The RNA shown here (c-di-GMP-I riboswitch aptamer) has 86 nucleotides and comes from a Desulfobacterales bacterium. The sequence was found by an Rfam model in a public genome assembly. NCBI's taxonomy places the organism under Bacteria, Pseudomonadati, Thermodesulfobacteriota, Desulfobacteria, Desulfobacterales. Model confidence (mean pLDDT): 88 of 100.
[in-house]
RNA sequence: GUUCGAAAAAGGCAGACCUCUCGAAAGGGUGGGACGCAAAACUACUGGCCUAACUCCUAACAGGAUAGGGUAGCAGGGUUGCCGGG
Numbered sequence: 001g002u003u004c005g006a007a008a009a010a011g012g013c014a015g016a017c018c019u020c021u022c023g024a025a026a027g028g029g030u031g032g033g034a035c036g037c038a039a040a041a042c043u044a045c046u047g048g049c050c051u052a053a054c055u056c057c058u059a060a061c062a063g064g065a066u067a068g069g070g071u072a073g074c075a076g077g078g079u080u081g082c083c084g085g086g
Stems, first nucleotide, its partner, number of pairs: 002086004012037002017032002020029003035073001041079003045076003048071003055065004
């Protein structure tokens, strides 16, 4: 440098759910909590998925379309990285 994660050690992250909080929502943040994770570290570049305030449309007490809002714990790409084996 590259590839792999069998065994081991040092550690790390933290699903659902609950509290408080930001948000129109999806969802985010704090604390608790652990389903899991070898990149479950960072990044919305590509595809997917979620939401639909604003805007637009319609047959209009309503319904529909739409991301510029989200999701990195849905994949792929990019960047960085611990321990160990080959």